[in-house]
RNA sequence: CGGGGAGUGGCGCAGCUUGGUAGCGCACCUGAAUGGGGUUCAGGAGGUCGUCCGUUCAAAUCGGAUCUCCCCGA
Repeated sequence: CGGGGAGUGGCGCAGCUUGGUAGCGCACCUGAAUGGGGUUCAGGAGGUCGUCCGUUCAAAUCGGAUCUCCCCGA
């Protein structure tokens, strides 16, 4: 320098193909059960999707640019 992949709550991931205002597991908070812990149950908080721009009534999703990381090639 070229090609490919990844970036989504604290962590790990899904959702993208087929656009319709984001979900699962763990973790966290509150309450109940227990003498306490563990565990179970009920409820709750937390991200607007790496960044910017564009297309659209509407973008995590489509297009362009760019940043970081990984792989391959030179």